[in-house]
Molecule: small-subunit ribosomal RNA
Organism: uncultured prokaryote
């Protein structure tokens, strides 16, 4: 600290996505110990069962039993138990503690204030003080009522229960006063009234006793204090305006009432207020905080344990007691559920601990003990305490430890891979030695947690207290630790292993089965799927989801943007806010320093320290960035006063202007009407037609009517806030700007809402109406043509009034202010210079514009008119479709506007460059591309190939150019791969091994179609220690062979095309952030990226060209098989022979052609054109030679070869048969259709091959093929071998012929074992189509095309194919518009698989969310009203009472009934809002191969 994905690469935007940490977590696998924490997050859902608040006999009356013992008259007593249990009366407690988060957005919480407005039981402290009396009740006993809970009378009885009266103050009220005061009140002083208690209880002491004294505890009044607690104020911290207005006890006020206390807190009158864009009300959500979790911080989330504080307590309501509650295990009452009944009626409330059902991914003992800490009662023993302390249970989390350590190579076996050597698991194991941690056995001392209290004795006190000294007390605990003993013995798994992220192999799988966090893998050689075996990572745990925060500067304060990437309101005006010139006093909010207080504890952080370490604990520090109060500073914002003139306005003079409004006026043009002229046609398109015209168009002249726009000037000219404005004149009016500086003096700039103005459409009334024109309508294209084109043609366009309020309302660029090199122009003013003017310059203020430097920017680009610097201020974004839709609201007569989301889906969507490729984009140039020409092909017939179809098989492959007389340079059998048949199984073939045999060859018998199968018969070689070994060759076994089986998309070679086209790349430099770019562009030339000039480019590589073959001249050399000029001999006659190199040939070595020479053109260039010479001229001709590279191009069937497949068969031999089929089709030849011709004789003139399994003369036989036979030749010697088109001369006379030869019969002939399926020739009949070829296509530019024969390869035999040879020998083109293909520059691009792209929309199908939807169910939260529960309050003369007063009668005071108001639930009524469910309707998104079209991207074929 970043990484991965957008793309053929790039850089930026920008989103999705991973690594890190973290958890009360949960699931998978897997699991030894131990330590410390933690564990119902869901249904505040129901709950069975136990227990979680009691205590005191030192307040008070009461008071058993059982058991034991004694007594008995047996019936029972007595005594102990026992003043025990126990229940009642009485106090204290039960408001703590202990659960949980529903509710609540403030009655809460937190900080920080207030309380002079206020309470406070037990504790603590001071001061007083407790006096005299009285009824009465509970238990208990008697009766009654209930099933039951429970309750009625009657009758006894105690208190520290209650109750009177005494006595009291600094309490409290009431009069009078005084100090202080923050003026609200507070302290004080006198006077009156008012208003208490339990002389209880324990010990002690005396004392028969009652009492009395004293001691402790208890009570009362009263002040203080500590703790604790109401109430009130400010701040602060959640969303949501698609909730914008709320609120009638609602603000405040008198005055009453109520409280512990201030208040509308509650009531009566009055007044009409309060709150709210700083967001009230209403919804939504949600206990708050110390703190936790992350982050580098700011910040975000979160709010579990712990610990403060608030609410609840089956739900709603109430209040009662008490110091305290409107009360979790109390009361009343309504409701829901459950549970008991005798049916009449009761009873209950785990959100305590534990369990227990449900629901749920998911959360544990019906566990010990009160031994510690606390708490409550108690005088104290002590009793209670599911709080607590502890055990369990769960890998939940954090921490610690361990499963062994040292040697150990034959580098074992096994696994796994292999290139068969090996490697690798791996010193890992085995084996040898040591060790003893935790589990396990055993033992020790029973550590620490224990310190009290209490007892006892002791001191010491007047007794206590207090001191000592002994005893006394442990749940955990079979405890920790520590010693023994055994034995390496009981302890490792999980996840990943394409990249991103550490770690690779092999099988199996075959887009299947899976994986996947994101890219994305899988289709038959998968490091990615499954599995093995290796490696990586963590480790008693790993992974996995799920959730948070980070990375994410991806809400941006720290710290992002707004041309084009998503984003600038269309323009202005302006309340509110927000910012604001200069100077000087002042103030002291804001800021800034020091200070005070307070910010609990814990937790973090740092120092010790204490558990064997850590975790984890426990002392100190320091932090706690806040808040509060006080004091100082006064530079700076801010207030307050006074002044300045540089902002900003105002005034004077002047010019410029399609700024605005209305009103008049005008000329050209168009179309219409009349009226003259004139006569066939017009108009319109690509080409036509619709359409007008003999009723007189069109054209043309006159004069008319009407309605709209206003040529030239006119201009990146001008004016305005934008929209927008363009004939002239007049009239009214708005801003801009110079140049003057008289004024005012901060009046400035921004602007949420809010106001106005806003093309074009369109929309209402009323006009108008020439032209142009949606809509319509009619003619064309077209496959279609609801378009484009054409011919009509209404709405509107115009005008007046009024609405709409949207646009690429663009400069895709908010509005002001300052400031930062320049040039060149345009367009308004005014200034200087030349004496004036013009007109030049030259400086200056505006306003439009280009160009350009620093700078900016992802780049194009901006660039003093910023998109640089720097400031206010306002609008706006936040991935991409769903959407600018849906909801609901506000505006509109509607059309429509504005406000503006969600499910769902996708890994991308978009910007700008950059290569390339494409364009029905341009520019240049090239090729037999075209055009110009010759001959063809498509049409006959026949040859061959190919599809297709048939077959038992018709073997495979080739497939647009680049298959298709192609692999095949030759299928009767072989070949041959196919197909029926028949064998054969170590094999036709190659290697080893182990046995065994002695062969093999050879000859023969059966059997068959052969192949094969059965047999017969002969019989090795060498060496030698005689055993036997080696070589051969049979046969048997086993390793193997064998496959033209599959993959050419696994490959290497090879080959084809693009193309013999001129490209294609490198190295330094150099510009760009890159990816590239320059070079290689540009200006000439060239067959050429040929080559010159220029030039941020210099050089260079393969390609071009040349080197090399043949071919066209010349010389030299040489001269036999070749030649024969001159000599000479022979022969009818021939180079036959002597001879000869002279020619001609041969084949060798050379030379020659370079634009060298000349004249032009041209940049003094390259080079071009012209000419001379020359055989030969401008790369002479012709070949061989193919750059980087395309096309998963071809080919596993030449070969070769990974991999899969087959092995008595997919291998191997044998015979047959197909590979020769045939309705059709198509390529690619040949032969023709005749007279440039066919046939006949006659005659001439080549070149290249080839030959011994051969080519073969002469010679004979045959009409012929051909036979018979065999000179010569392994070749310049011999053989093939007579070239033929042509020459001459005769026939033939335009016809299906003397053209043309298919087809057919006959009779032959060669090859071969073999000729039917199925060669080839020849004789003789036989004579088909064809009479020059439809769209449409090929080839050629010179010794070519055309046409003539000849050779030869494969071959036994079989070309019209193929590869060669030569004779004969044209025409056209001096051009590049167009068709094809190519190159180079440059343009656009949404295409990169790259135009055979990409892609849009409807329609069909499936599938998901959504919106709407009559209705329909539930549910919140409210409003009116009706009707009361319980309970306060009020009120209650009538009914009922010990206590006081009274002789009594009565009072006095209480209490009950029942009334009146509040008032839960309940019910009734209209509405609101959420939410489910819905027949149907509606768009949406997504789905390899659906249907129609072809809108967009290139001028996308109409921009």
């Nucleotide at each position: 600290a970043g990484a991965g994905u957008u793309u053929g690469a790039u850089c930026a935007u920008g989103g999705c996505u991973c690594a890190g940490a973290a958890u009360g977590a949960a699931c998978g696998c897997u699991g030894g110990c131990g330590g410390c924490g933690u564990g119902g997050a869901u249904u505040a859902g129901g709950c069975a069962u136990g227990c979680a608040a009691g205590u005191c006999g030192a307040a008070c009356g009461a008071g058993a039993a059982a058991a034991u013992a004694c007594c008995u008259u047996c019936g029972g007593g007595u005594a102990u138990g026992a003043g025990u249990a126990u229940a009642g009366u009485g106090g204290c407690g039960a408001a703590a503690g202990g659960g949980u988060u529903a509710g609540u957005a403030a009655u809460a919480c937190a900080u920080g204030a207030a309380u002079a407005a206020c309470c406070u039981a037990c504790c603590u402290c001071u001061a007083a003080g407790a006096c005299a009396g009285g009824g009465a009740u509970a238990a208990c006993u008697c009766g009654g009522a209930g099933a039951a809970a429970u309750u009625c009378g009657g009758g006894c009885u105690a208190a520290u229960a209650c109750c009177c009266g005494a006595u009291g103050a600094u309490a409290u009220c009431a009069u009078a006063u005084g100090u202080c005061u923050c003026c609200g009140g507070a302290c004080g002083c006198a006077u009156g009234a008012u208003c208490a208690a339990a002389c209880g209880g324990u010990g002690c002491a005396u004392u028969u006793a009652u009492a009395u004294g004293u001691u402790c505890u208890g009570c009362u009044u009263a002040g203080a204090g500590a703790g604790g607690g109401g109430u009130u104020c400010a701040u602060g911290g959640c969303c949501u305006a698609c909730u914008a207005g709320u609120u009638a006890g609602u603000u405040g006020g008198u005055g009453a009432g109520g409280u512990a206390a201030a208040a509308g807190c509650u009531c009566a009158c009055c007044a009409a207020g309060a709150c709210g864009a700083u967001g009230a009300u209403g919804g939504g959500u949600a206990g708050c905080c110390g703190g936790g979790c992350u982050g580098a911080g700011a910040g975000g989330c979160c709010g579990a344990u712990c610990g403060g504080c608030a609410a609840c307590a089956c739900u709603g309501g109430g209040a009662c007691u008490g110091a305290g509650a409107c009360a979790c295990u109390g009361c009343c009452c309504a409701g829901a559920c459950u549970c008991c009944u005798a049916c009449g009626g009761g009873a209950g409330g785990c959100u305590g601990c534990a369990g227990u059902c449900g629901a749920g991914a998911a959360u544990c003992u019906u566990c010990u003990g009160c031994a510690a800490u606390g708490c409550g009662c108690g005088a104290a023993a002590g009793c209670g305490u599911g709080a607590c302390a502890g055990a369990g249970c769960g890998a939940c989390g954090c921490c610690g430890c361990g499963u062994g350590c040292g040697g150990g190579a034959u580098g074992a076996a096994g696994g796994c891979c292999u290139a068969c050597g090996g490697g690798u698991u791996g010193u890992a194991a085995a084996c040898c030695g040591c060790u003893g941690u935790c589990a396990g056995a055993g033992g020790c001392c029973u550590a620490u947690g224990a310190a009290a209290u209490g007892g006892u004795a002791g001191g010491c006190u007047a007794c206590a207290a207090c001191c000592u000294a002994c005893c006394u007390u442990g749940a955990c605990g079979u405890u920790a630790a520590c010693c023994u003993c055994a034995a390496a013995g009981g302890a490792a798994g999980u996840c990943a292993u394409g990249g991103c992220u550490a770690a690779c192999u092999u099988c199996g799988u075959g887009c299947c089965a899976g994986c996947a966090g994101c890219c994305g893998c899988g289709g038959u050689a998968a490091u990615a799927c499954g599995a093995a075996g290796g490696u990586g990572g963590c480790a008693a745990g790993c992974g996995u989801u799920a959730u948070u925060c980070g990375g994410a500067a991806u809400c941006a304060u720290u710290g992002g943007g707004c041309a084009u990437a998503a984003a600038g309101g269309g323009c202005c005006u302006g309340c509110a806010g927000g910012c604001g010139g200069g100077u000087u006093a002042u103030u002291a909010a804001g800021a800034u320093a020091a200070u005070u207080g307070u910010g609990a504890a814990a937790u973090c952080c740092c120092u010790c320290a204490g558990c064997u370490u850590a975790a984890c604990u426990g002392a100190g520090g320091a932090a706690u960035u806040g808040c509060u109060g006080u004091u100082a500073u006064a530079a700076c914002u801010g207030g307050u006063a006074a002044c300045c003139u540089a902002g900003a306005g105002u005034g004077u003079u002047g010019g410029a202007g399609g700024g605005g409004u209305a009103a008049g006026u005008g000329g050209a043009a168009u179309u219409c009407u009349u009226g003259g002229u004139g006569g066939a046609g017009c108009g319109g398109u690509g080409g036509a037609a619709u359409g007008c015209g003999u009723a007189g168009a069109u054209a043309u002249c006159a004069a008319g009517a009407g309605g709209a726009a206003c040529g030239c000037c006119g201009g990146a000219g001008g004016c305005g806030a934008a929209a927008g404005c363009g004939a002239c004149u007049u009239a009214c009016u708005g801003g801009a700007c110079a140049a003057c500086u008289a004024c005012u003096g901060a009046c400035g700039c921004u602007g949420a809402g809010g106001g106005g103005c806003g093309a074009a459409a369109g929309c209402u009334a009323g006009g108008g109406g020439a032209g142009c024109a949606a809509a319509c309508g009619g003619g064309a294209u077209u496959a279609g043509a609801u378009a484009c084109c054409c011919c009509g043609g209404u709405a509107g366009u115009c005008c007046u009034a009024g609405c709409c309020g949207c646009u690429a309302a663009c400069u895709a660029u908010g509005a002001g202010c300052a400031c930062u090199a320049g040039g060149c122009g345009a367009u308004g003013g005014a200034c200087g210079u030349u004496c004036c003017g013009a007109u030049a310059c030259g400086a200056u203020c505006g306003u439009c514009g280009c160009u350009a430097c620093a700078g900016a920017u992802a780049a194009u680009u901006u660039g003093u008119u910023a998109a640089g610097u720097g400031c206010u201020c306002c609008g706006c974004c936040u991935g991409g479709g769903g959407a600018g839709u849906a909801u609901a609201g506000c505006c509109g007569c509607a059309a429509g506007g504005c406000u503006g989301a969600a499910a769902c889906u996708c890994a991308a969507a978009g910007g700008a460059a950059u290569u390339g490729a494409c364009g029905g984009g341009g520019a240049c140039u090239c090729a037999c591309a075209c055009a110009a020409g010759c001959g063809g092909u498509g049409g006959a017939g026949g040859a061959u190939g190919u599809u297709c179809u048939u077959u038992a098989a018709u073997u495979c492959g080739a497939a647009a150019a680049u298959a298709c007389g192609c692999g095949a340079a030759g299928a009767a059998c072989c070949u041959u791969a196919c197909c029926c048949a028949g064998a054969c199984u170590u094999g036709a073939c190659a290697u080893g091994u182990a046995c065994u045999u002695g062969a093999c060859c050879g000859a023969c018998u059966g059997u068959g179609a052969a192949a094969g199968c059965a047999g017969u018969u002969u019989u090795c070689u060498a060496c030698u220690u005689c055993g036997g070994u080696a070589g051969c060759a049979g046969g048997u076994a086993c390793a193997c062979a064998g496959g033209u089986g599959u993959u050419g998309c696994a490959u290497g070679g090879c080959u084809g095309u693009c193309g013999u086209c001129a490209g294609c790349u490198c190295g330094u430099g150099u510009c760009g952030u890159g990816a590239g770019a320059u070079g290689u562009c540009g200006g000439g030339u060239u067959a050429a990226g040929u080559c010159c000039c220029u030039u941020a480019a210099c050089g260079a590589g393969c390609g071009c060209a040349a080197c090399c073959c043949c071919u066209a001249c010349c010389a030299c050399u040489a001269g036999u098989u070749g030649c024969c000029a001159g000599c000479a001999c022979a022969u009818u006659a021939u180079g036959g022979u002597g001879g000869g190199g002279a020619c001609u040939c041969u084949a060798g070595u050379g030379g020659g052609a370079c634009u060298g020479c000349c004249g032009g053109u041209g940049u003094u260039a390259a080079a071009c054109c012209g000419g001379a010479g020359g055989a030969a001229g401008g790369u002479g001709g012709g070949g061989a030679c193919g750059a980087c590279g395309u096309c998963a191009a071809g080919u596993c069937a030449u070969c070769a070869u990974g991999g899969c497949c087959c092995u008595u068969a997919c291998g191997u031999c044998u015979g047959g048969g197909g590979c020769u089929a045939g309705a059709a089709a198509c390529g690619u030849c040949c032969u023709a259709c005749a007279a440039u011709g066919g046939a006949a004789u006659g005659a001439a003139c080549a070149a290249u091959g080839a030959g011994u399994a051969g080519c073969a003369a002469g010679a004979c036989c045959g009409c012929g093929a051909g036979g018979u036979g065999g000179a010569g030749c392994a070749a310049a010697u011999c053989u093939g071998u007579u070239a033929a088109a042509u020459c001459a001369u005769u026939c033939c006379c335009a016809a299906g012929u003397u053209c043309g030869g298919a087809u057919u019969g006959c009779a032959g002939g060669c090859u071969g074992a073999a000729a039917u399926u199925c060669g080839c020739c020849u004789g003789c009949a036989u004579g088909a189509a064809g009479u020059u070829g439809g769209a449409a296509u090929c080839g050629c530019u010179a010794g070519u095309a055309a046409u003539c024969g000849c050779g030869g390869a494969u071959c036994a035999g079989c070309a019209u194919g193929c590869c060669g040879c030569g004779g004969u020998g044209a025409a056209u083109a001096u051009g590049u518009u167009c068709c094809u293909g190519a190159g180079u520059c440059u343009u656009g691009u949404a295409c990169a698989c790259a135009c055979c792209g990409c892609c849009c929309g409807u329609c069909a199908a499936g599938c998901c969310a959504c919106c709407c939807g009559a209705a329909u169910u539930g549910g919140g939260a409210g409003u009116a009203u009706c009707c009361u529960a319980a309970g306060g309050c009020a009120u209650g003369u009538a009914c009922c009472u010990a206590a006081c007063c009274g002789c009594a009668a009565g009072g006095a005071a209480g209490g009950a009934a029942g009334u009146g108001c509040c008032a839960a639930a309940g019910g009734u009524a209209a509405g609101u809002c959420c939410a489910g469910u819905g027949a149907g309707g509606g768009g949406g998104a997504c789905u390899a191969a659906g249907u129609c079209g072809u809108a967009a991207c290139a001028a996308g074929g109409u921009a």